Molecule: RNase P RNA; transfer RNA
Organism: Gammaproteobacteria bacterium
RNA sequence: AGAGUUGGCUAGGCAGCCGCUGUCUCGCAAGAGAUGGAGGAAAGUCCGGGCUCCAAAGGGUAAGGUGCCAGGUAACGCCUGGGCGGCGUAAGUCGACGGAAAGUGCAACAGAAAAUAUACCGCCGAUGGCCUUCGGUUACCGAAGGUACAGGUAAGGUUGAAAUGGUGCGGUAAGAGCGCACCGCGCAGGUGGCAACACGCUGCGGCAUGGUAAACCCCACCUGGAGCAAGGCCAAAUAGGAGUGCAAUAGGUGUGACCCGCACUGCACUCGGGUAGGCUGCUUGAGGGAGUUGGUGACAGCUCUCCCAGAUGAAUGGUUGUCCACGACAGAACCCGGCUUAUCGGCCAACUCUAAUG
RNA sequence: GCGGGCGUAGUUCAGCGGCAGAACAUCAGCUUCCCAAGCUGAGAACGCGGGUUCGAUUCCCGUCGCCCGCUCCA
Numbered sequence: 001a002g003a004g005u006u007g008g009c010u011a012g013g014c015a016g017c018c019g020c021u022g023u024c025u026c027g028c029a030a031g032a033g034a035u036g037g038a039g040g041a042a043a044g045u046c047c048g049g050g051c052u053c054c055a056a057a058g059g060g061u062a063a064g065g066u067g068c069c070a071g072g073u074a075a076c077g078c079c080u081g082g083g084c085g086g087c088g089u090a091a092g093u094c095g096a097c098g099g100a101a102a103g104u105g106c107a108a109c110a111g112a113a114a115a116u117a118u119a120c121c122g123c124c125g126a127u128g129g130c131c132u133u134c135g136g137u138u139a140c141c142g143a144a145g146g147u148a149c150a151g152g153u154a155a156g157g158u159u160g161a162a163a164u165g166g167u168g169c170g171g172u173a174a175g176a177g178c179g180c181a182c183c184g185c186g187c188a189g190g191u192g193g194c195a196a197c198a199c200g201c202u203g204c205g206g207c208a209u210g211g212u213a214a215a216c217c218c219c220a221c222c223u224g225g226a227g228c229a230a231g232g233c234c235a236a237a238u239a240g241g242a243g244u245g246c247a248a249u250a251g252g253u254g255u256g257a258c259c260c261g262c263a264c265u266g267c268a269c270u271c272g273g274g275u276a277g278g279c280u281g282c283u284u285g286a287g288g289g290a291g292u293u294g295g296u297g298a299c300a301g302c303u304c305u306c307c308c309a310g311a312u313g314a315a316u317g318g319u320u321g322u323c324c325a326c327g328a329c330a331g332a333a334c335c336c337g338g339c340u341u342a343u344c345g346g347c348c349a350a351c352u353c354u355a356a357u358g
Numbered sequence: 359g360c361g362g363g364c365g366u367a368g369u370u371c372a373g374c375g376g377c378a379g380a381a382c383a384u385c386a387g388c389u390u391c392c393c394a395a396g397c398u399g400a401g402a403a404c405g406c407g408g409g410u411u412c413g414a415u416u417c418c419c420g421u422c423g424c425c426c427g428c429u430c431c432a
Stems, first nucleotide, its partner, number of pairs: 001354010012323007020037007039329001043340002046338005051227004058260004063223005068082005083097001084095004098218002103216002105212002120157002122153003127150002129147008165183006184207001185205005190199003231280004241271006251265004273431002287306008324327001359428007368382004376412001384400005405421005
């Protein structure tokens, strides 16, 4: 200098004028003044928790979720560190990553065969059978040749996404872990590690066990349901009305699977009637910033300090000037922790590779 | 704001691991003097992007779009 990896910050600036809105102060009031006023994702609503109600949220079944190991956390499907596997020269990065040796299922087409060992082509036909020839001690035996009938084989070929360890030597009638060597694999022990796991450290086993669990399932762990339109209070008004259905105690309802248990004693739907007002929940919180201590880290402890939206037809805007790199995605609605998705650009830090010079 | 459901021919629906079907509609032919009806035939689709699997409309994840329900009193 070029190429790249990871993490973090920022999200037009300044000034004038006119508005909207929360709080506080002054004021009888109208109003005036001071001060605060969107995000890193406020989004998707995909997870987790707080809070509230349902009986104290209890027991069992079902259902759902998670899934290498250890740790962090209020909790998690998140995060950190590690292991294993894939990718990359590397920094790094990606992984729904328990079990297929408990059982059941599935695999179209092709192929001999799709999980059970089976045999289409091929190879052999040692052994047994059959045929021919020859020999002999002639109802029989032996030798040679042939046949491919029984049978043997799985080396090679053919199919497929997938085919029953690989290479070599021996061996054989032909062959084959049939035997051996090396590689691979499995089991047991040992060593290291909290563990996942690693190790040609030792022994044993010719190999027995293909794929699929984002198919059922098994194993371990987790989950009661609903959501601020939850819930509480005040006020106002009306007809505590009508119909249909179910049930009538072994029933029904109480938050929405079922049973037990507990409480209560009608319930569900449709039509009709009334009110469309206010307060609360509501923002001080697993909160932000700085320092320090422990830890590889996520994170935790301690000290100091700060208060930083709270609307309810719903505020956070408009306009003028000026500067630059010309401004992306996008707008809170009970609150937090994550994940995912969208995003013009700019800045900082650490690290890797290549090349050159010293 | 919260909760639930659905995306397959032009329309309404099937199919839920193995060649995507039906009805109506459209087009062409036959029939008729012409039209309708009828008969025969044809074209036309899995919202999008990833993953699992040999194979995905179907299973899983993300994303986009559409639809529905939820105030208070008695």